[in-house]
Molecule: c-di-GMP-I riboswitch aptamer
Organism: Syntrophomonadaceae bacterium
RNA sequence: GGUCGAUAAGGGCAAACCAUCCGAAAGGUUGGCACGCAAAGCCAUGGGUCUAAAGCUCCCAAGGGGAGCCAUGAUCGCCAGGCCGCCGAA
Numbered sequence: 001g002g003u004c005g006a007u008a009a010g011g012g013c014a015a016a017c018c019a020u021c022c023g024a025a026a027g028g029u030u031g032g033c034a035c036g037c038a039a040a041g042c043c044a045u046g047g048g049u050c051u052a053a054a055g056c057u058c059c060c061a062a063g064g065g066g067a068g069c070c071a072u073g074a075u076c077g078c079c080a081g082g083c084c085g086c087c088g089a090a
Base pairs, nucleotide, nucleotide: 004088005087012037013036017032018031019030021028022027035077041083042082043081045080046079047078048075049074050073055069056068057067058066059065060064
C1' cells in the first nucleotide's frame, strides 16, 4: 500500500412515524426520533422499480370527466458500475 472487516477505538449516517415547506404525483427539504447501515459518503452511467403533469389515443352523460400509453420526473437505504474516505485485529 492492497485485500479483508473484529463483541476493537474514535466517531458518522438516519428507516418508519410525527411536524413543516416544495411538488400534479412519485418523492424531496428542515427539525424531532431510531429500523438499521463498514461506505446507508458522492455520481442517474447500465438495469430494475415508482409516479404520470404535459403530450398522444379511446370512451362518455362531452363547459368537463374517465381509461390506456409514455419520462423529460423520482429512487444511490434496489442491483451493478465509477470516484473519494476513518480505523486497523484475524